[in-house]
RNA sequence: AUAGAUACGCUGCCUAAUUCAGCACCUGCUACAGGUCUGCUGGAGCGGAGGAACCACUUUUUGGGGCUUAUCUCAGGGCGAAUCACAUCGCUAGAGAAGGGGAUCUCUCACCCCUCGCCCGUCAGCUAACUCCGUCGGCCUUGGGAGAGAACGU
Repeated sequence: AUAGAUACGCUGCCUAAUUCAGCACCUGCUACAGGUCUGCUGGAGCGGAGGAACCACUUUUUGGGGCUUAUCUCAGGGCGAAUCACAUCGCUAGAGAAGGGGAUCUCUCACCCCUCGCCCGUCAGCUAACUCCGUCGGCCUUGGGAGAGAACGU
């Protein structure tokens, strides 16, 4: 120095939302390096929509549909607006079902937390080829058991 084995330590999270390259820009520097919480372009990865045949559905103001866990039921709950009244709109308390998250990964048992928001614009089932679009933002978040396993350090 290389390879293997063993033991211990360590690894941020949600989300599709990561990564690479080129150019420009900035900084140091004179020779190349760094910066993406600077910009643009392109690729890869990841994610979404449209779109045949076959199949399915024939139910279209009671509009309909899409992204997302963010839906359904009790239910014509309660309060307010509007109205002759209903439908409608807004706010809101519960319970249950279902769905999602909790620090490498999988399974499991507990416990804790979440069920928002946005878009299309009268229109879209599935869907090969094909076409188009996104790659933001937010945050501190627990344990037990079994199994698997990579990098780094000792």
Molecule: c-di-AMP riboswitch aptamer (ydaO/yuaA leader)
Organism: Nodosilinea sp. LEGE 07298